[in-house]
Context: one part of a larger RNA
RNA sequence: GGACGAACGCUGGCGGCGUGCUUCAUGCAUGCAAGUCGAACGGGCCGGUGAAAGCCGGCCAGUGGCAGACGUUUGAGUAACACGUGGGCAACCUGCCCCCAAGCGGGGGACAUUCGGCCGAAAGGCCGGUAAAUCCCCCAUGUGGCCUCCGGGUACUAGGCCCGGCGGCUAAAGCCCAGACGGCGUUUGGGGAGGGACCCGCGCCCCAUCAGGCAGUUGGCGGGGUAACGGCCCACCAAACCGAUAACGGGUAGCUGGUCUGAGAGGACGGCCAGCCAGACGGGGACUGAGACAUGGCCCCGACUCCUACGGGAGGCAGCAGCAGGGGAUCUUGCGCAAUGGGCGAAAGCCUGACGCAGCGACGCCGCGUGGAGGAGGAAGGCCUUCGGGUCGUAAACUCCUUUUGCCGGGGAAGAAGGCCCUACGAGCUAUCAGCAACCAGAACCAGCCAUCAGCUCGGGAAGAGCUGAUAGCCGACGACUGAUAGCUGACGGCUCAGAGGGGGCUUGACGGUACCCGGCGAAUAAGCCCCGAACAACUACGUGUCAGCAUUCGCGACAAUACGUGGGGGGCGAGCGUUGUCC
Numbered sequence: 001g002g003a004c005g006a007a008c009g010c011u012g013g014c015g016g017c018g019u020g021c022u023u024c025a026u027g028c029a030u031g032c033a034a035g036u037c038g039a040a041c042g043g044g045c046c047g048g049u050g051a052a053a054g055c056c057g058g059c060c061a062g063u064g065g066c067a068g069a070c071g072u073u074u075g076a077g078u079a080a081c082a083c084g085u086g087g088g089c090a091a092c093c094u095g096c097c098c099c100c101a102a103g104c105g106g107g108g109g110a111c112a113u114u115c116g117g118c119c120g121a122a123a124g125g126c127c128g129g130u131a132a133a134u135c136c137c138c139c140a141u142g143u144g145g146c147c148u149c150c151g152g153g154u155a156c157u158a159g160g161c162c163c164g165g166c167g168g169c170u171a172a173a174g175c176c177c178a179g180a181c182g183g184c185g186u187u188u189g190g191g192g193a194g195g196g197a198c199c200c201g202c203g204c205c206c207c208a209u210c211a212g213g214c215a216g217u218u219g220g221c222g223g224g225g226u227a228a229c230g231g232c233c234c235a236c237c238a239a240a241c242c243g244a245u246a247a248c249g250g251g252u253a254g255c256u257g258g259u260c261u262g263a264g265a266g267g268a269c270g271g272c273c274a275g276c277c278a279g280a281c282g283g284g285g286a287c288u289g290a291g292a293c294a295u296g297g298c299c300c301c302g303a304c305u306c307c308u309a310c311g312g313g314a315g316g317c318a319g320c321a322g323c324a325g326g327g328g329a330u331c332u333u334g335c336g337c338a339a340u341g342g343g344c345g346a347a348a349g350c351c352u353g354a355c356g357c358a359g360c361g362a363c364g365c366c367g368c369g370u371g372g373a374g375g376a377g378g379a380a381g382g383c384c385u386u387c388g389g390g391u392c393g394u395a396a397a398c399u400c401c402u403u404u405u406g407c408c409g410g411g412g413a414a415g416a417a418g419g420c421c422c423u424a425c426g427a428g429c430u431a432u433c434a435g436c437a438a439c440c441a442g443a444a445c446c447a448g449c450c451a452u453c454a455g456c457u458c459g460g461g462a463a464g465a466g467c468u469g470a471u472a473g474c475c476g477a478c479g480a481c482u483g484a485u486a487g488c489u490g491a492c493g494g495c496u497c498a499g500a501g502g503g504g505g506c507u508u509g510a511c512g513g514u515a516c517c518c519g520g521c522g523a524a525u526a527a528g529c530c531c532c533g534a535a536c537a538a539c540u541a542c543g544u545g546u547c548a549g550c551a552u553u554c555g556c557g558a559c560a561a562u563a564c565g566u567g568g569g570g571g572g573c574g575a576g577c578g579u580u581g582u583c584c
Base pairs, nucleotide, nucleotide: 001584002583003582004581006580007579008578009577010576013368014367015366016365017364018363019361020360021326026324027323028322030321031320032319035066036065037064040063041062043060044059045058046057047056048055049054073279074278075277083203084202085201086200087199088198092196093195094194097192098191099190100189101188102187103186105139106138107137108136109135114129115128116127117126118125119124144170145169146168147167149165150164151163152162153161154160174184175183176182205251206250207249212242213241217239218238219237220236222234223233224232254276255275256274257273258269259268260267261266281302282301283300284299285298304315305314306313307312332358334357335356336355340354341352342351343350344349371401372400373399374398381392382391383390384389406521407520408519409518410517411516415511418507419506420505421504422503423502425501426497427496428495429494430493432491433490434489435488436487440483441482442481448474449473451471452470453469454468455467456466457465458464528573529572530571531570532569533554534553535552539568540567541566542565543564549556550555
């Protein structure tokens, strides 16, 4: 000099943006902080309508589903694969979401609610009856998947991937709607996205006045357990394993992105915000679940607080506010779900102390103001004086001007995306008509070619040419034609869809009558703090007399103190200025 989550002293006009228990992971009154779904299910109560049945709507718990593992808070513990970074997984899991494939047949049962009875002061509980479902169970089907065994292919030791076989096991649910080719769900399997588990290399504070540590210890075999590898756990066997490249022990500490400082190298720190980890009165445990060993879930032990009829019960702010205590020190028991985000729901919507805002604190940074111009050889007054004067000082008064700010009056946002209703431009389905028409079927008729035979004509005649008829063949032929159907296109209709886009209407703001704009008034409402011996910028007078006091260091104070105290003057910074603490 810079910095700070600061504190203290004096002082204090405004705004914006940030920020605010660093101490006791101390104890907590009160309120709120996680619910939602009637479009899964039965019931109770109430209202409207109706003669009734019924229909519509609301409320209440209960069964069931999803969410409560997120979000929020704290830093106690942790020196560790906790974190950071880079990898591995042939050793793994994954609800909701996306894509793909294939399904959803039949039957049965229970517990709440409720009713009856009973126990308890309460918290709450017991017995019996009725009894719904997307609750629970059984059978079937098995595209598939899984398991034992067998065979084949494929880089690597492999529990990987692909193909095949015998046998065994293994699914399901409905709801909305007048209805459905509609929507939401449901089952099995494969893939994805995102999330997570586990393992490894490297990095990661101080003490050697911590030098040896270790019995599930190190490894093996077999097993258990787990989503999965593993002494993770267990039985048995072996006696290993780690360590001056710092084991073990002790101290301290959440780690990181980053922050501060510094020219850099480095040093110090990890508050706000973000990622990860860990904790939720202390300790332990499992249950449910895709996910927890679960802050506002459960059980046990402990401490503490509260209720009690003394038998027994209830509780956990390191969520947001708030209280007490501690401390040098750190805020409102505010408003709103309007926005963003989250949970549930088809949706409307409900919930959300996350969040958005407001409040308090000069705690920090930034911006603005406290007026501007003119105005005397210079008022009064103060101080100093060599008594001439000097200085405060253009400073004031006074004149003119301006109105940021302030007060009064008027107007007045953006932040709004969305939601609801209507509409068929759009999309889908479909009747009719028209056109096209793959493919399929039929093989008659027609034309042609050619062979043979017969007849006729031309040719003198043979040859040759033509015509007709018959027969057989070839060919046009993957044809045309006919028939019939799918499909496509178009026209005009009908129905459905408001989900996406389009059009129209209505509607949603806590902040807030705020920001901002306009008008009016009037210099009006607004300056302090520290310092002046040297380092270090700024000097005099009086008081005091090694006293009172000052001080970062050197040092000042002994009767003329620029160093103490006061006045005047001056210097520095300025809504702040100093001091203290800590880091560089």
A computed fold for a 584-nucleotide part of an RNA from a sediment metagenome, annotated as small-subunit ribosomal RNA, 5' domain. The coordinates come from a structure-prediction model, not an experiment, and the mean pLDDT is 81.